The RNA shown here (transfer RNA) has 72 nucleotides and comes from a Candidatus Kaiserbacteria bacterium.
It matches the Rfam family "tRNA". The family's RNA type in Rfam is transfer RNA.
RNA sequence: GCGCGCUUAGCUCAGUGGUAGAGCAUUCCUCUGAUAAGGGAAAGGUCGAAGGUUCAAUCCCUUCAGCGCGCA
Numbered sequence: 001g002c003g004c005g006c007u008u009a010g011c012u013c014a015g016u017g018g019u020a021g022a023g024c025a026u027u028c029c030u031c032u033g034a035u036a037a038g039g040g041a042a043a044g045g046u047c048g049a050a051g052g053u054u055c056a057a058u059c060c061c062u063u064c065a066g067c068g069c070g071c072a
Stems, first nucleotide, its partner, number of pairs: 001071007010024004018055001026042005048064005
């Protein structure tokens, strides 16, 4: 330099057009003699950035940035 993939909650990941979820972690309640585990609830996200298409974009298209793999 070229090709491919990834970027979503603190972490690991789902979600592939109709305004975003799970597990773990955090906080509170419950349970226990106490702790852990278990049960219940809450909080936490301009979906990497900027444009475009669309009535509507995390999702489709373009460019850029970061990371990974391959080729040279």